The RNA shown here (Lysine riboswitch aptamer) has 184 nucleotides and comes from Lactiplantibacillus nangangensis.
It was read from a public genome assembly, where an Rfam model found it.
Of the family's consensus pairs, 98% are formed in the model.
Taxonomically the source falls in Lactiplantibacillus (Bacteria, Bacillota, Bacilli, Lactobacillales).
The coordinates come from a structure-prediction model, not an experiment, and the mean pLDDT is 79.
It matches the Rfam family "Lysine riboswitch aptamer". About the family: Riboswitches are metabolite binding domains within certain messenger RNAs that serve as precision sensors for their corresponding targets.
């Protein structure tokens, strides 16, 4: 020298790539609650469930209902700024936290680790979430796309190029770079 090669660090896919913050604006909604008024007559109310505890209530609550007032969160679209390319998302366990006035199962949010899936973003049909027909998010089909591998074709003198078609593989991948170690 060749060849194959672990770590490390460096990029790329994109016809909305994936997150985040921020402020206006659309919805949420003429709802929720509050006041007053009318029905009615005894229980209601503290996220559900049960026990306690505790508040309001015949000086007529809780529910309906008519009138006047009248919000928010959470979630969205578009700007702008920003972190990035398992970005990110999502099922399950765990473990802390809040919702709570205890106590005990639960339920819903949040936070942080495991372990599993999904290259990516569309569009259909189903189910969760949701005030929605907005969106998310799960499955299942579709077809685009990026990449790698196999094959025929074309192009050019040739190749391990480049491009087209078909087949198939996935992100623990790819491609360039470096190389610990290993073979000839």
């Nucleotide at each position: 020298a060749u060849c194959g090669a672990a770590a490390g660090a460096a990029g790329a896919g994109g016809a909305c790539g994936c997150g985040g913050u921020u402020a206006a604006c659309a919805a949420g909604a003429g709802u929720a609650g509050c006041u007053g008024g009318u029905c009615g007559g005894a229980a209601u109310c503290g996220g559900g469930u049960a026990a306690c505890c505790g508040a309001u209530g015949g000086u007529g609550a809780u529910c309906a209902u008519c009138a006047g007032u009248g919000a928010a969160a959470g979630g969205g679209g578009c700007a702008a700024c920003u972190g990035c390319c398992g970005a990110a998302a999502u099922a399950g366990g765990u473990u802390u936290g809040a919702c709570u006035g205890u106590u005990a199962c639960c339920g819903u949010c949040a936070a942080a680790g495991c372990u599993g899936u999904u290259g990516g973003g569309c569009c259909u049909u189903g189910g969760u979430u949701g005030a929605a027909u907005a969106a998310a998010u799960c499955a299942a089909g579709g077809a685009c796309u990026g990449u790698c591998g196999c094959a025929a074709c074309u192009g050019g003198g040739a190749c391990u190029c480049a491009g087209u078609u078909g087949c198939g593989g996935g992100g623990c991948g790819c491609u360039a770079u470096c190389g610990a170690c290993g073979a000839u």